[in-house]
């Protein structure tokens, strides 16, 4: 999660199956002093995955892939759809950070940069804030360098500037609008405009 059942997350669907994802365990390659991180493979599994403050802007144009599923068909190929999602080029962007310039009583603005975001909902509009960006704290792990001690070419201890604190936002919580039916478009799936 209305309740039961079930359940790590998520989507489809013939509701019982399938697609995609996360951590843990084992093996392996690379980076690293180590903790650990990244990739690949296996097999089972789901214990843990913190707190406060802050930001809410841009939301655009074009393009490359795609599982599962739907339709047609005697069947198959082919064809037509839809789509969980993986991205690229250009442009644009809040707060914080870095560089430069201007301005200044206090300060404020501009240009560029690094990350991250937008693009990427069900066509989409709006509000909020998080599982996102920023700052800080806390918990746990490691200790190269540094410092100290000693039984001294080593050992022990302190210490983070190093790590870990999962995935779910390709719309998350909501409010709208869309949708189902009818008609038209070759009109099956599906898509668009309209009407209601």
């Nucleotide at each position: 999660c209305a309740g039961c059942a079930g359940a790590c997350u998520u989507a489809a669907u013939u509701u019982a199956u399938u697609g995609a994802g996360u951590g843990c365990c084992c093996a392996u390659a690379g980076a690293g002093a180590a903790a650990u991180c990244u990739g690949u493979g296996g097999a089972g599994u789901a214990g843990a995955a913190c707190u406060g403050c802050u930001c809410a802007a841009a939301u655009u144009c074009g393009g490359g892939g795609a599982a599962a599923g739907c339709u047609c068909u005697u069947a198959g190929c082919a064809a037509g759809c839809c789509a969980a999602u993986c991205c690229c080029g250009a442009g644009c962007c809040a707060a914080a950070c870095c560089u430069u310039u201007u301005u200044u009583u206090u300060u404020a603005a501009a240009a560029g940069g690094a990350a991250g975001g937008u693009g990427u909902a069900g066509a989409g509009a709006c509000u909020g804030g998080a599982c996102g960006g920023g700052c800080a704290g806390c918990a746990c792990c490691u200790a190269a360098a540094a410092c100290a001690u000693u039984u001294a070419u080593a050992a022990u201890g302190u210490u983070a500037u190093g790590g870990u604190g999962a995935a779910g936002g390709g719309a998350c919580a909501g409010u709208c609008c869309a949708g189902a039916c009818c008609a038209c478009a070759a009109a099956c799936a599906c898509u668009g405009c309209g009407a209601a």